[in-house]
Context: one part of a larger RNA
């Protein structure tokens, strides 16, 4: 001075407490351990690993295994020696022209440069150390701390300032005060979203008029709205009243689209774990160099007594199944999206209008309506398993997705224990991307419907501030 403490006291956070929903119980998909293997490649492994690196393993990828095959190899350069296409220069010929001189052909030389053999430097290594490093990241934590400079105070290690009273999310203000000041964080400036001006009207709108039609902004018309997108406005405790020290700032109220950080992002101090990555790349040592490097095949990364994580999908009636029918949004489309049409029970074919787009294409479900089921392991649930097809691709056997027909398992709300989440949130319902030939129940967006509860701070778990004990450093 810390860092401790089953010491105090103050404050905080979905920490608990009040709610709502899950996980733990079934199948099933993914990840890890495990055991197995020729080989199941490596890494990640308390909070901070385990739908992680993998935004997509039939080959490829691919780091692994078993066979086969190469040795200067992919890159630079140097040296011989092979070629000689283009070019420069030269010889001859024809042809064209008045001629200069240009066109074809062909003869020798040169070799910057280009392939190729041979040699010699080296390539090559996703070998090895993340306890040798750079860089990226992760965590405490978007927690309110972390620090100087002078001064002053103590021998001196410090020590004050950063303590005191209020008060904020906030070391945020305010007030005190041998401190006065100042950095780096916090705020805020940025980017969405919510309100308003303007402009500016297509490919977007459609209130007036007006044509046409079964019906539609379909058309002529306008740009009001509505939307786009640029730009401009707004919110500051600014107002009022109260309580407070007459301060900071609290609680109520107006006004207002919005109130007290509106909302959501983005942004992470000073440091901690010798955290994580040498397998993204970079690089230091070390180590292989006819093998630890390099092609190909075919196999494994998918194995299955088991155990744990993370999600789906259920157990049904607030439901399942038929018919009807209505409403988004952000997103992609050229080896792309694909309509309107035919065929097939369908997955899906055929064929193709328009479309590098506000122009043309992919396009909702839950909601409603109405019929049935009436509480059953069932009209619940869909695993499993046959057959028979589609699609992708050289190619679906290990090992790919879809669809039909038929099976029709487990499973009746889940023990100790745990996890999310404070409002357009939870739950719930479908929609697009990236990756990618195919092939999500993961992942990142998008919007459709839309709740309960919070009295508090005794308790549990982190966190910050004082004070305080300590035989620790």
């Nucleotide at each position: 001075u810390g860092a401790c403490g089953g010491a105090g006291g103050c404050c905080u956070g979905c920490a608990c407490a009040a709610g709502c929903g899950g996980u733990g119980g079934a199948g099933c998909a993914u990840g890890u351990g495990g055991u197995u293997u020729a080989a199941u490649g490596c890494g990640a492994u308390a909070c901070a690993a385990c739908g992680c690196g993998c935004a997509g393993a039939a080959c490829c990828u691919u780091a692994c295994c078993a066979g086969u095959a190469u040795u200067u190899g992919c890159a630079u350069a140097u040296u011989a020696g092979a070629c000689g296409a283009a070019g420069u220069a030269u010889u001859a010929a024809a042809c064209a022209g008045a001629g200069a001189u240009g066109u074809u052909u062909u003869u020798u030389a040169c070799a910057u440069g280009u392939u190729c053999u041979a040699a010699u430097a080296c390539a090559g290594g996703u070998g090895u150390u993340g306890c040798a490093u750079g860089g990226c990241u992760g965590u405490c934590u978007u927690c309110a701390g972390c620090u100087c400079g002078u001064g002053u105070c103590g021998u001196g290690a410090g020590a004050u300032g950063u303590u005191u009273g209020g008060u904020u999310a906030g070391g945020u203000c305010c007030u005190g005060u041998a401190a006065c000041g100042a950095g780096c964080g916090u705020a805020a400036c940025c980017c969405u979203u919510a309100u308003u001006u303007u402009u500016a009207g297509u490919u977007g709108c459609u209130a007036c008029c007006a044509u046409a039609u079964u019906a539609a902004g379909a058309u002529g018309a306008g740009c009001a709205c509505u939307c786009u997108a640029a730009u401009u406005u707004u919110a500051c405790u600014g107002c009022c009243u109260g309580u407070g020290a007459u301060a900071a700032a609290c609680a109520g109220g107006a006004g207002g689209a919005a109130g007290g950080u509106g909302a959501g992002g983005a942004u992470g101090a000073c440091g901690u774990c010798a955290a994580g990555u040498c397998c993204u790349u970079a690089u230091g040592a070390c180590c292989c160099u006819u093998a630890u490097a390099u092609a190909c095949u075919g196999g494994g990364c998918u194995a299955c007594a088991c155990a744990c994580g993370u999600g789906c999908u259920a157990c049904a009636a607030u439901g399942a199944u038929a018919a009807u029918u209505a409403c988004a949004a952000a997103g992609g489309g050229a080896a792309g999206c694909a309509a309107u049409a035919a065929u097939g029970u369908a997955a899906a074919u055929u064929g193709g209008a328009g479309c590098a787009a506000a122009u043309c294409c992919c396009g909702a479900a839950a909601c409603a309506u109405u019929a049935c089921c009436u509480c059953a392991g069932u009209u619940c649930g869909g695993a499993u398993u046959g057959u028979u097809u589609u699609c992708u691709g050289c190619a679906a056997u290990u090992c790919g997705a879809a669809a039909a027909c038929a099976u029709g398992a487990a499973g009746u709300u889940g023990g100790a224990a745990u996890c999310g989440c404070u409002a357009g949130u939870a739950a719930u319902c479908g929609u697009g991307g990236a990756u990618c030939a195919g092939a999500a129940c993961g992942c990142c967006a998008c919007g459709g419907u839309g709740a309960a509860u919070a009295u508090g701070u005794a308790c549990u778990c982190g966190g910050g501030c004082c004070u305080u004990g300590u035989a620790c450093a």
A computed fold for a 473-nucleotide part of an RNA from a Burkholderiales bacterium, annotated as small-subunit ribosomal RNA, 3' major domain.
It matches the Rfam family "Bacterial small subunit ribosomal RNA".